[in-house]
Context: one part of a larger RNA
RNA sequence: GGCGCACGGGGGAUGCCUAGGCUCUCAGAGGCGAUGAAGGACGCGACAAGCUGCGAAAAUCCGCGGGAAGGCGCAAAUGGCCGUAGAUCCGCGGGUGUCCGAAUGGGGCAACCCGGUACCCGGAAGGGGUAUCACCGCGCUUCGGCGCGGGGCAAACCCGGAGAACUGAAACAUCUAAGUACCCGGAGGAGGAGAAAACAACAGUGAUUCCCUGAGUAGUGGCGAGCGAAAGGGGAGGAGCCCAAACCGCCCCCGUUACGGCGGGGGCGGGGUAGUAGGGACGCCGCAAGGCCGAUCGCGGGGAAGCGGAACCGUCUGGAAAGGCGGGCCGUAGCGGGUGACAGCCCCGUACGCGUAACCCAGCGAGAGGCCGGCGCACCCCUGAGUAGGGCGGGGCACGAGGAACCCUGUCCGAAACCGCCGGGACCAUCCGGCAAGGCUAAAUACUCCUGAGAGACCGAUAGCGAACCAGUACCGUGAGGGAAAGGUGAAAAGAACCGCGAGCAGCGGAGUGAAAUAGUACCUGAAACCGUGCGCCU
Numbered sequence: 001g002g003c004g005c006a007c008g009g010g011g012g013a014u015g016c017c018u019a020g021g022c023u024c025u026c027a028g029a030g031g032c033g034a035u036g037a038a039g040g041a042c043g044c045g046a047c048a049a050g051c052u053g054c055g056a057a058a059a060u061c062c063g064c065g066g067g068a069a070g071g072c073g074c075a076a077a078u079g080g081c082c083g084u085a086g087a088u089c090c091g092c093g094g095g096u097g098u099c100c101g102a103a104u105g106g107g108g109c110a111a112c113c114c115g116g117u118a119c120c121c122g123g124a125a126g127g128g129g130u131a132u133c134a135c136c137g138c139g140c141u142u143c144g145g146c147g148c149g150g151g152g153c154a155a156a157c158c159c160g161g162a163g164a165a166c167u168g169a170a171a172c173a174u175c176u177a178a179g180u181a182c183c184c185g186g187a188g189g190a191g192g193a194g195a196a197a198a199c200a201a202c203a204g205u206g207a208u209u210c211c212c213u214g215a216g217u218a219g220u221g222g223c224g225a226g227c228g229a230a231a232g233g234g235g236a237g238g239a240g241c242c243c244a245a246a247c248c249g250c251c252c253c254c255g256u257u258a259c260g261g262c263g264g265g266g267g268c269g270g271g272g273u274a275g276u277a278g279g280g281a282c283g284c285c286g287c288a289a290g291g292c293c294g295a296u297c298g299c300g301g302g303g304a305a306g307c308g309g310a311a312c313c314g315u316c317u318g319g320a321a322a323g324g325c326g327g328g329c330c331g332u333a334g335c336g337g338g339u340g341a342c343a344g345c346c347c348c349g350u351a352c353g354c355g356u357a358a359c360c361c362a363g364c365g366a367g368a369g370g371c372c373g374g375c376g377c378a379c380c381c382c383u384g385a386g387u388a389g390g391g392c393g394g395g396g397c398a399c400g401a402g403g404a405a406c407c408c409u410g411u412c413c414g415a416a417a418c419c420g421c422c423g424g425g426a427c428c429a430u431c432c433g434g435c436a437a438g439g440c441u442a443a444a445u446a447c448u449c450c451u452g453a454g455a456g457a458c459c460g461a462u463a464g465c466g467a468a469c470c471a472g473u474a475c476c477g478u479g480a481g482g483g484a485a486a487g488g489u490g491a492a493a494a495g496a497a498c499c500g501c502g503a504g505c506a507g508c509g510g511a512g513u514g515a516a517a518u519a520g521u522a523c524c525u526g527a528a529a530c531c532g533u534g535c536g537c538c539u
Base pairs, nucleotide, nucleotide: 001538002537003536004535005534006533007532008531009530015524016488017487020459021458022456023455024454025453026452027451028450029448030447031153032152039100040099041098042055043054044053046078050074051073061094062093063092064091065090066089070082071081072080105114106113107112115133116132117131118130119129120128121127135150136149137148138147139146140145157188158186159185160184161183168175172222198205199204209236210235211234212233213232219227220226240440241439242438243384247270248269249268250267251266252265253264254263255262256261275418277383278382279381280380282376283375284374285373290372291371292370293369296366297365298364299363300361301360302359306354307353308352312327313326314325315324316323328345329344330334336348337347338346389413390412391411392410393409394408395407396406399425420435421434422433423432424431475482476481495523498510499509500508501507
């Protein structure tokens, strides 16, 4: 020096554990904000650095309800208090709520600085207190102003505006990626769409939306890469309505007037809403009972904290019994968790039953109030205009200009008016379907920041969220931004009094606790690398 064995050091793998995650399901909720949000700054404790809670009324104040012996948060100790006259705690409602922040009196380098007005305090002041004072939109206005609303935040979902590139085409330009990402605006618990100027095909359907199918079909496509329907069928759900106009009435303004009126415009009310056309006007009948909707109230149901809730002993082993053995019991409860090892009967619970404020809701009853006629006639009136449509240029439609219909429109033209107009994939005829140029509309559909309950052939600390732990922290970066590591004594702190060595509040040896101390807080188990000591063998 090597190898081997043993015992240690070192290290923190492995096993076991779970306080935390992940993914779903069923319910709920789907918003908060000028009555000042989200998010913060600074404060508030007997002593108080952090977290939590709270706001100068500051780990809180008040009311109501629950609950019952303890309590003054995490968090020990000291000191001092509170509580059966019901505290702490839990639920609901209210009060207070500094300063910043949309931030809104003005300013500003957020949490600061400086004002106006009214009233008050003060002897006074360049002092103090309370209240109020931003802007925009709409309505009203006596034109002084008054009232209402907006603003900002928020995970995804939704609609609209604007809109890439990498990439694919094995290069690349049309094309693709993709109307995706990103940006902006808007809304709601959903949003959008929606009551045929629709489809269809000689038979019919009857708003919209979503799913399955049709179908990777018909098509489209440097006919490349690729893109990719619809009708129909089956399901989910199911709902239909209101204006504009004709006509009538009232009010206001303007014009005209032979002052009787007439015409034009505007506002409001009645009327009216259709495509087998409908409505008005005109004529006739009817006209007060019935029907429908319905704020609100009552009944009923749900609903907070919460309440009741069965049944076990002995013995043995052991540190400890829930284990073994023996003998019982309950069960509408043998889900689950805890307790010194494995507990239906020890504890919390569980089945089941009960409870109710705010608030919510099928249903029933009452109910202010609101809404609701029919026939005929066909001469007349009305039925959405810079619209439909056309040219040019674009875009959307599965459809890339194509034979290209249909929809949108930047630009230029520009109708008809019910004897009317649009569509049925160029266009024409016939036939068929429909009534544009105004509006509203539940449900079936999408999503989950959040609440409750529950479930995993989900993870188990290099896993699972980045984060099981005081983590979006420490730390890095001028900044946008990036972003960790870090869990486990024991059943119980019983966390080692006392003594010794030592410079020692280091460390160690005794003593003591404990079942165990190579369980001693650097704490369960304690692998390997690596470092030692002893012994054996070899060189």